[in-house]
Parts: sequence; C1' cells; structure tokens
RNA sequence: GGGACGUUAGUUCAGCUGGUUCAGAACGCUUGCUUGACAGGCAAGAGGUCACUGGUUCGAUCCCAGUACGCCCCA
Repeated sequence: GGGACGUUAGUUCAGCUGGUUCAGAACGCUUGCUUGACAGGCAAGAGGUCACUGGUUCGAUCCCAGUACGCCCCA
C1' cells in the first nucleotide's frame, strides 16, 4: 500500500426484511429486605448520541460513502 471482518450499557454479546411490540440479555454497579456481620439469596433501580460525519428514504442501530479505531490476510 491492497483486501476481509468488526465498533450497540462499565464488561462480554444478541438485535429477524428499514417502521410502535420501551434498544435487550448475562455479569458488574446502586438501594432496600434477609444476617450479629460478611457471603449468598430475594426485590427494585440507574446506566445507551447504537464509533464519528454526511447521504438515500416519508422513516435508519439496520442501506450507501467517507473518517477513526481494533483485528486478520496479502504484498
């Protein structure tokens, strides 16, 4: 330099054919209950500019282009 894949909550990841079924799960975090106290258990809660910019569309996490970052392959 060329090419493929990826980027969604603090972490690891789902997300169907573009549209109201609230953008979700697990772990973590906070609060309460339980305990003499922890651990564990139970209940509730907070946390998201869906990497960024632009485009297509009546409508974009989803399609297109560019940029950034990660990883892999080729040279």
Transfer RNA from a Bacteroidales bacterium, 75 nucleotides, folded computationally. It matches the Rfam family "tRNA". The family's RNA type in Rfam is transfer RNA. Its family is annotated with triplet codon-amino acid adaptor activity in the Gene Ontology. RNAcentral holds the sequence, with entries from ENA. Model confidence (mean pLDDT): 80 of 100.